[in-house]
Molecule: SAM riboswitch aptamer (S box leader)
Organism: Acetofilamentum sp.
RNA sequence: UAAUUAUAAAGAGGAGUGGAGAGAACAGGCUCGACGAAGCUCCGGCAACCGACUGAUUGUAAAGGUGCCAACACCUGCCCAUAAGGGAAUUAUAAUGU
Numbered sequence: 001u002a003a004u005u006a007u008a009a010a011g012a013g014g015a016g017u018g019g020a021g022a023g024a025a026c027a028g029g030c031u032c033g034a035c036g037a038a039g040c041u042c043c044g045g046c047a048a049c050c051g052a053c054u055g056a057u058u059g060u061a062a063a064g065g066u067g068c069c070a071a072c073a074c075c076u077g078c079c080c081a082u083a084a085g086g087g088a089a090u091u092a093u094a095a096u097g098u
Base pairs, nucleotide, nucleotide: 003096004095005094006093007092008091013043014042015041016040017039021032022031023030026077027076028075029074044069045068046067049065050064052060053059073090078087079086080085
């Protein structure tokens, strides 16, 4: 890195640094941003995939390994549907794994 499985309508932000972009990629929208974006650091928090506890679970807790903390994965894109909505693809994360 391919691949498999699960999840993606809930939840959770302050400070310092930085200095113009950010919201995965492409296109179209929309939104956030000099009242300071991304990135980085510290602290805090959310969640509960692995792990822990339990005779066991759809249970418990949250030390450890990850993840996450504007807006549904910000919305639309392909298929079905009048619409609402459903499905697929892609992406992200986890566990497995060559």